Predicted 3D model of a 376-nucleotide RNA (Bacterial RNase P class A) from a Bacteroidota bacterium. Rfam family: Bacterial RNase P class A. It is annotated as a ribozyme. Its family is annotated with tRNA processing, ribonuclease P activity and dimeric ribonuclease P complex in the Gene Ontology.

């Protein structure tokens, strides 16, 4: 310097002319002027909120999520910095199993000793056993031993070197791995050390248990005004009991809960809940854009971030406005001795607002990493 790989920032500027839409300020009322005007994703509707309704509150089941650790955030399945697993290069110690260090990539990372399923098919056996083999013994048909070698499988009674055995075996030693104890560091997941131990699989994006959490809907949620129109009419049920009350039950609590007549069978009126059938309205204001809001600077912290001054106001339509035309500037990319010429510039358009994630993107810039040339 060229490749590759990973992350991460940014993805158009200005000037001239018409034209939209908000705000403001003026007015002769015709309109002038100033300011502003769609994104990192605005897309997906996957989570977390804020806001509003229900509702005057509450409990427990169901169902739903999440799952190292510690911090950070209004919260989160988000993020930051750490543990450990697992797998890869490379180096080092060791006969060897195995460790140990640095890199890089992934982890759906709480429980298998609560229970209940499941490992098809291979295979001699997958909660236990002997197909081939070894070895000893034989009336030569077999017997008893063995799990060290071999098969079969994703997995087969911890492993590696040595001694022992008839052959073998943690049978026995000395290291390794796993379990447990105690100790010491550390906010902590955990490391490390010291003794003790033969120590019988996986699987929980099966089911399930354990710990945290979660009320429901959603801007077409709501809330107000105005006009008008039949609080008219029909059925059902109830008026101390039943009926409603946010979403699946289930307690609890709230709210309405009346009178006349009577021949006791109910009858009228009245009021509450459902339900039907029909009648007006479909205009308008708000919700709606000052915020968990930007930028700069200091401190604090490994970092996410956090505090503290200092400035800043930058879309609000409502059938949908933020544009079009010319020109120049930026960046690519070819052609060319320079000159300059030509082409192209991506994914993509708010609709209550935020903070994440996931997905789509021409180009350009930064940061690690890897290999590989040159040069000192």
């Nucleotide at each position: 310097g060229c490749g590759g790989c990973a992350g991460u920032c940014u993805g158009u500027u200005c000037u001239a002319u018409c034209g939209a839409c908000u705000g403001g300020u003026u007015u002769u009322c015709g309109a002038a002027c100033c300011a502003g005007u769609a994104g990192g994703a605005a897309a997906g509707u996957c989570c977390g909120g804020g806001c509003a309704a229900c509702a005057c509150a509450g409990g427990g089941c169901a169902c739903c999520g999440u799952g190292c650790u510690u911090c950070c955030u209004a919260a989160c399945g988000g993020g930051a910095a750490g543990g450990g697993g697992u797998g890869u290069a490379g180096c080092c110690a060791g006969c060897a199993a195995u460790g140990g260090c640095u890199g890089c990539a992934u982890c759906a990372c709480a429980g298998a000793a609560a229970g209940u399923g499941u490992c098809a098919c291979a295979g001699a056996a997958a909660c236990a056993a002997a197909c081939c083999g070894c070895c000893u013994c034989u009336u030569c048909g077999g017997a008893g031993g063995u799990a060290a070698g071999g098969g079969u499988g994703a997995a087969a009674c911890a492993g590696c070197g040595g001694g022992g055995u008839a052959a073998g075996a943690g049978c026995c030693c000395a290291c390794u791995c796993g379990u447990g104890u105690u100790g010491u560091g550390g906010u902590g997941a955990c490391a490390c050390a010291a003794c003790a131990u033969u120590g019988g699989g996986a699987u929980a994006a099966a089911c399930c248990u354990c710990a945290c959490g979660g009320g429901u809907u959603g801007a077409a949620a709501g809330a107000c005004c105005a006009a008008a129109u039949a609080a008219a009419c029909c059925c059902a049920g109830g008026c101390c009991a039943a009926a409603a009350g946010c979403g699946g039950c289930c307690c609890g609590c709230u709210u309405c809960g009346u009178g006349g007549c009577u021949u006791c069978g109910g009858c009228c009126a009245g009021u509450c809940u459902g339900g039907g059938a029909g009648g007006g309205u479909a205009g308008g204001u708000c919700g709606a854009u000052g915020g968990a809001g930007c930028g700069c600077a200091a401190u604090u912290g490994u970092g996410a971030a956090a505090u503290u001054g200092c400035g800043c106001c930058u879309a609000g339509a409502u059938g949908a406005a933020u544009g079009a035309u010319a020109g120049a500037a930026a960046c690519u990319c070819a052609a060319u001795u320079a000159g300059u010429u030509g082409a192209g510039u991506a994914c993509a358009g708010a609709a209550c607002c935020c903070g994440g994630c996931u997905u789509a993107u021409a180009g350009g810039g930064c940061u690690g990493c890897c290999a590989u040339u040159u040069u000192u």